A computed fold for a 1376-nucleotide RNA from an uncultured Candidatus Saccharibacteria bacterium, annotated as small-subunit ribosomal RNA. Model confidence (mean pLDDT): 81 of 100. It matches the Rfam family "Bacterial small subunit ribosomal RNA". The sequence is in RNAcentral, with records from SILVA.
């Protein structure tokens, strides 16, 4: 120093999540050593035991004792310190600077005294009471105990004179005390100024309250307290209230500014069961004193006592969770003591805890056949990996021996008593650290992770299951994301988790961000406080700055040196501590005084536009009502119609009258106002604004919290008013439904008047003022030039009000002197989404309701701007037999066929909108056959390999047994090369390796294929534009059947599609060629060729391109095939065939055979036949194709049959032979009927194909004679040799269910005005909250807030009854 995450992708906004450091941590797996630290953070819960403050005999009196000594009491000092916690406390705390009105035991200086007498009392005896704990009454007695005079330098009172005030002694000596004063040192008491928590959904707060005299009172100042006396104090700089919390030196993070923390050490405060209170004393309102009151625990004889571990250990409890009821006073420190000395849970050690940091160690060197074994594999190898084994060496550590510190001076004596010399003894750790030898690689490695972020991947199991996960997100059978195995990766006696702080987080931005559309400009103005402010001179300065002093304890961090072997850890030195005082100096800048300017700003003058306000009065249109008239049958109304009006005369249409609302033309992008907003016309009052003068004043300025005032509709009150419109409502319509959209009525309301409400997309979604900065153009007001007789034009300078651009900004879109651009000042507002323009609280409001304004919980996103697609009942351009315009169909019938469904042992499977259903199948009776039932086989029905015997196997023939397969006999018949064996080959059995699957998975592919569509389109390279996806090129005119081709052009170029090259036909020349026929010749066939390239001429906007018209021509992209860009539907096939991976494999998902199914049938699609008839059907009788196909074959002439057919067999391996033409013509018959249309079904009889026509064939003959008379809503298909209609032919195939597919002739039409509609498609362009690309919306359930009722309870407030306080009495601890 960043990264992952919102999108099909981009940029920006923004949240969230990670990498790192840290802990008094804790759990979860592992654990060898040492040395430094550290360890009740929760329950300031409760606590058994023991120990934590005593000490003097050199102050005194007794007791016991042989003695040393002990032990009771008075009496002194100490017990306010150490030790321990953090409960309260937001300021009587703390920090840091100061201040003055004070105290002090013990220490240190200095100077004075120390005198004379008295009363008492514990312990002791004795008695009494009480379970105890104790308490009481008598008598004896000492002291450094208490009291009393006496002196008083000093001190206290007082002007002064005066007056009042002290003492204790021990001891031989030295000496230690004692008293009074004065100052020291240190330590403490009070008092100021700044300084650091949240919260305003806490806005007012205070009566001792500010203040003042006077007493009290204190060591001391002071409402500390009392009396009066005055009415203050305090607060938006946040007062008072509420929540939370000891401060602080510091100790964590960070580059730094911050930010979070207050473990250990260290300084202050506070506390000591909880509340309260004083005593004693130098010092306490006293942790291990006293006294009350209260809860808790003990004891008890029930009368009445006792305690207080937030001291060291420990012990229960709670809770993720925190130690030994050790040693020792040997050191240091501390109390008493003259000292010896004692007390010392303070402190010094040691155990525990890997809880932290910091060192060591689990071996080093060699060692490749790269051993085994393990995993992986493409089977060749990779890999664990010098690792291991093996050899050599080493002992830190470990264990076991031997040695072994320093921490030790105090005291005694000496002495040149600053000092140094010399003696005796003192160690809890601890026989410890450390030396030294000895054995022997011997005792010593785990822990996370391994999809991106983030270092490191492979197999295997599971199959959205089980599980992971910090975010993103894995897991639906090929998981580098789960588990588990190998690898490998990071660290290492520890590694991971959690939790909580900082960082990344410029995501609160002071350094260092925002507000036009992502979150944010108050709905708009005045104008309080605050901020900020012009030029010039002069003074001055608490800001600002420079200099220096004091301070900022120590310890900690930083530099250097230095002790433990290094390091942690220690010890020394120094450096810095950005605040805070004090003292000096500057005076730029700011402040403040003065005193001066005119340009900011304001005033005067002169002149101007203007729906700026308010309020009176007028005036026309057009609507509506109401009389008359004039007229009649309808009017109104809509996509189309009803309700509704109308013969009691509507609608029209004239007349007169009334009535309320709005102001056409002018009218503009235009004016005006602060904004909401303002429009006919006149007048009354009025407010602002522009321009000209440059005549006053002189900074008088500019924002602006809080207030205040303005504030569209709508709405609320109360009175008017109400033509038109018109929420609610009615009805009529639309619709599945219409509480709407349309239509008829029509209440409020729209209008006055007055009072409220106070909110909008109140938007320019852009706050106010002020100053700079390229320009062009329109416009509304003004003023000046120039011109003119004036006006107009022209030029030029002002203020507004628009478009377009320049740098510049911006994420982009825009913005650009009206800035969103450079700068300034100053408010106001943001800070993920939802929840929530919500809840509760507060204010305001008659009420709707305004304003203010949260949380729990939940998600990883919610947003902006552009970008490419798709879509659109968006738009513009153009094509498609797409629609019109025709012609014939299907959807009704009947039968063919395939599907659904439904049956079924089975009806095997796929294929399902367009893009499945006469599709795969161009042929299911067996076979196919994959499906069903039954019987068999078991290395297989087929295929390679190895091994071993055989020289066979096998095969006809016939029997048996069986449905066959298949098993058994029998007889016949039975190998090659080499040739001597052996060897091969080739056979079939054996055994073994393996086979075989029409099992699954088309969402694991390959390859094939549909379909948009033969539609014009799909892309790349260099460049150029963009922060970027992208984009330009491919846009745009013209034009084409075409992204054809021209023009232009930040684009030039190129690829894959278009076109052309290929095929068949259409014109034609040659050449060859069978057939035909006698021969040429043509026609055919077959190969080379010509021909079209819009060549040419006119028209059209021109040079092109083109398009239109004619000329010639057989043909003007001639017409037909192949030929199908990038892609899209996870389209379709694992059952054509290929193939990963999974699954069956001897009761088989292999294979065999028999039968059966695939042909079932209440029904529904779908895609064809065939017909309804007269353009027609039936009998005769007569012509003309073209493509084909044939030797297991086509089959003529003839014969038979009525026929299928069947005899029979010429031709014919095909330009020869055959198969072999229909409708047409031509004659007749039928005359509109269910028919001489139709031709299903049924019955009989037949021939034909095969092992076999029962399920289940097609063909004949005779007989039967169905439905049906042109088809509902709705749909198809065709632009020319095309629909339509007539026949022939072929595959496949023993035969056929073919009417089907594939081709081929033959006869041969209508019609396109045109592109509004309907489908699809191109290219442009606009909107999108859609991209797995149509789009909204609901309903339960659950949580969570919040209302109400009950209950319960904490903390606050306020209160009835009652109780208590005061007030008056008695009593009580302590005060008084």
């Nucleotide at each position: 120093a960043g990264a992952g995450u919102u999108u099909g992708a981009u940029c920006c906004u923004a949240g969230c999540u990670c990498a790192g450091g840290a802990u008094g941590a804790a759990c979860g797996c592992u654990g060898g050593c040492g040395g430094c630290g550290u360890g009740g953070a929760u329950a300031a819960g409760g606590c058994a035991u023991g120990c934590a403050a005593g000490u003097c005999g050199a102050g005194u009196g007794g007791g016991u004792u042989u003695a040393g000594a002990c032990c009771c009491a008075c009496g002194g000092c100490g017990a306010a310190c150490g030790a321990g916690g953090u409960a309260g406390u937001a300021a009587u705390a703390c920090g840091u600077a100061g201040g003055a009105a004070c105290g002090u035991c013990c220490c240190c200086u200095c100077a004075a005294g120390u005198c004379g007498g008295g009363c008492a009392u514990a312990a002791c005896c004795g008695g009494u009471c009480g379970a105890a704990a104790g308490a009481u009454c008598g008598g004896a007695u000492a002291a450094u105990u208490c009291c009393c005079g006496a002196u008083g330098g000093u001190c206290u009172c007082g002007c002064a004179a005066g007056a009042g005030u002290a003492a204790a002694g021990a001891u031989u000596u030295a000496u230690c005390g004692c008293u009074u004063g004065a100052g020291g040192a240190a330590c403490g008491g009070c008092c100021u100024g700044c300084g650091g928590g949240g919260u305003a959904u806490c806005a007012g707060c205070u009566a001792g309250u500010u203040g003042g005299u006077a007493g009290g009172g204190u060591a001391a100042u002071g409402g500390c307290c009392u009396a009066c006396c005055a009415a203050g104090g305090c607060g938006a700089c946040g007062a008072c209230g509420c929540c939370u919390a000891g401060g602080g030196g510091a100790g964590g993070u960070g580059a730094g500014a911050g930010c979070c923390u207050g473990a250990c050490c260290c300084c202050c405060a506070c506390c000591g069961a909880u509340g309260g209170u004083a005593c004693u004393g130098c010092g306490a309102c006293a942790c291990g004193g006293a006294c009350c009151a209260u809860a808790c625990a003990c004891c008890u004889a029930c009368g009445g006592g006792u305690g207080g571990c937030u001291g060291c250990a420990g012990u229960c409890g709670a809770g993720a969770a925190u130690c030994u009821u050790c040693c020792g006073c040997a050191a240091u420190g501390g109390g008493c003591g003259a000292a010896a000395g004692c007390c010392u849970g303070a402190c010094g050690g040691a155990g525990c805890g890997a809880c932290g940091c910091c060192g060591c160690g689990u071996g080093a060197u060699g060692g490749a056949u790269g051993a085994a074994g393990g995993c992986c594999u493409u089977c060749g190898g990779g890999u664990u990996g010098u690792a291991a084994a093996c050899a050599u060496c080493u002992u830190u550590u470990a264990u076991g021996a031997g040695g072994g510190a320093g921490a030790a001076a105090u005291c005694c004596g000496g002495u040149u008593u600053u000092u140094c010399c010399g003696g005796c003894g003192u160690g809890a750790u601890g026989g410890u650290a450390c030396c030294u030898c000895a054995u022997g690689a011997a005792u010593a490695a785990g822990g996370g992770g391994u999809u991106g972020c983030u270092a490191a991947a492979c197999u295997c199991g599971u199959g959205c299951c089980a599980g992971c996960a910090g975010c993103a997100g894995c897991g639906g059978u090929a998981a580098u994301a789960c588990g588990a195995g190998u690898g490998c990766c990071c660290c290492a006696a520890g590694c991971g988790u959690u939790a909580u702080c900082c960082g990344g987080a410029a995501u609160u931005a002071u350094u260092g961000g925002g507000c036009g559309u992502a979150a944010a400009g108050g709905g708009u103005g005045u104008g309080u406080a605050g901020g900020c402010g012009g030029u010039c001179c002069g003074g001055u300065u608490a800001g600002u700055c420079u200099c220096u002093c004091g301070u900022u304890a120590a310890a900690a961090c930083c530099c250097u040196c230095g002790g433990c072997u290094c390091a942690a850890c220690c010890g020394a030195g120094g450096a810095g501590g950005u605040g805070c005082g004090g003292g000096a100096g500057a005076a730029a800048c700011g402040g403040c005084c003065g005193g001066a300017c005119u340009u900011g700003a304001g005033a005067g003058c002169g002149u101007g536009a203007g729906a700026g306000g308010u309020c009176u009065g007028c005036g026309g249109a057009a609507c509506u009502c109401a009389u008359g008239g004039u007229g009649u049958a309808g009017g109104g109304g809509u996509g189309a119609a009803a309700u509704c009006c109308g013969u009691u005369a509507a609608u029209a249409u004239c007349a007169u009258g009334g009535g309320g609302a709005a102001c056409a033309c002018c009218a503009a992008a235009g004016g005006c106002g602060a904004a909401g907003g303002c429009a006919g016309c006149a007048g009354a009052c009025u407010g602002g604004c522009g321009c000209g003068u440059u005549u006053c004043u002189g900074a008088c300025g500019c924002u602006g919290a809080a207030a205040c005032a303005c504030g569209a509709a709508a709405g609320c009150a109360u009175g008017g008013g109400u033509a038109g419109c018109g929420a609610a409502u009615g009805g009529g319509a639309u619709u599945a439904g219409a509480u709407a959209c349309c239509c008829c009525a029509g209440u409020a309301g729209u209008c006055c008047a007055u009072g409220c409400c106070c909110u909008a997309a109140a938007c320019g979604u852009u706050g106010u003022c002020c100053g700079c900065u390229c320009g062009c153009u329109u416009u509304u007001c003004g003023g000046a030039g120039u011109a003119u007789c004036g006006a107009c034009c022209c030029u030029c300078u002002g203020a507004g009000a628009g478009g377009c651009a320049a740098a510049g900004c911006u994420a982009a879109c825009g913005c650009g002197u009206u800035a969103a651009g450079c700068g300034g000042a100053c408010c106001g507002c943001c800070u993920g989404g939802g929840a929530a323009u919500u809840a509760c609280g507060g204010c305001c409001g008659c009420a709707a309701g305004g304003c203010u304004a949260a949380a729990a919980c939940u998600c990883a996103a919610a947003g902006g701007a552009a970008u490419a697609g798709a879509c659109g009942g968006g738009g513009g351009c153009u094509c498609g037999c797409a629609c019109a315009a025709g012609c014939g169909g299907u959807g009704g019938a009947u039968c063919a066929u395939g599907c659904g469904g439904u049956u079924u042992a089975a009806u095997u499977c796929g294929a399902u909108g367009g893009u499945a259903a006469a599709c795969g199948a161009a042929g299911a009776a067996c076979c196919u056959u994959a499906c069903c039932a039954a019987g068999g086989c078991u290395a297989g029905a087929a295929a390679c390999c190895c091994a071993a015997a055989c020289g066979a196997c096998g095969g006809g023939u016939a029997u048996g047994a069986g449905a066959a397969a298949u098993c058994a006999u029998a007889c016949c018949u039975u190998u090659c090369u080499c040739a001597c064996a052996a060897g091969g080959a080739c056979g079939g059995u054996u055994g073994g390796g393996c086979a075989g699957g029409u099992g699954u998975u088309g969402c694991a592919u390959g390859g094939c294929u549909g379909u948009c569509g033969u539609c014009a389109g799909u892309u790349c390279g260099u460049g150029g534009u963009u922060u970027g996806a992208a984009u330009u090129g491919u846009a745009c005119c013209c034009u084409u059947c075409a992204g054809u081709g021209g023009g232009g052009u930040a684009a030039c170029g190129a690829a894959c599609g278009c076109a052309a090259c290929c095929c068949u036909u259409g014109c034609u020349g040659c050449c060859u060629g069978u057939u035909u026929u006698a021969c040429a010749u043509g026609u055919c066939a077959g190969g080379c060729g010509g021909g079209a390239c819009u060549g040419c001429u006119c028209u059209g906007c021109u040079u092109g391109c083109c398009a239109g018209a004619g000329a010639g021509g057989a043909a003007g992209u001639g017409a037909g095939g192949a030929u199908g860009a990038c892609g899209c539907c996870a389209a379709g096939u694992c059952a054509g065939c290929a193939u990963g991976a999974c699954c069956c494999u001897u009761g088989a998902u292999g294979u065999c055979u028999u039968g059966g199914g695939c042909u079932a049938c209440a029904c529904g699609c779908a895609u064809g036949a065939u017909a309804c008839a007269a353009u027609g059907g039936c009998c005769g009788u007569u012509a003309c194709a073209g493509a084909g196909a044939g030797u297991u074959g086509c089959a003529a002439u003839g014969g038979g049959g009525c026929g299928a057919c069947c005899c029979g067999g010429a031709g014919c391996u095909a330009a020869u032979c055959u198969c072999a033409a229909a409708a047409g013509a031509c004659g007749g018959c039928c005359u509109c009927a269910g028919u001489u249309c139709g031709g299903a079904u049924u019955g009989g009889a037949g021939g034909c194909u095969g092992c076999a026509a029962c399920u289940c064939g097609a063909c004949u003959c005779c007989a039967u004679g169905a439905a049906g008379c042109c088809g509902g809503a709705a749909u198809c298909g065709c632009u020319a040799g095309u629909a339509a209609u007539c026949g022939c032919a072929g595959g496949u195939c023993a035969g056929c269910u073919a009417u089907a597919c594939u081709g081929c002739g033959g006869u041969g039409a209508a019609u396109a005005c045109g592109u509004u509609c309907c489908c699809g498609a191109g290219c442009c362009u606009u909107g999108u909250a859609c991209u797995c690309a149509a789009a909204a919306u609901g309903a339960a359930a659950u949580g969570c807030g919040c209302c109400u009722g009950g209950c319960a309870g904490u903390u606050u407030g306020u209160c009835a009854a009652g109780c208590u306080a005061g007030a008056u009495c008695g009593u009580u601890a302590g005060a008084a």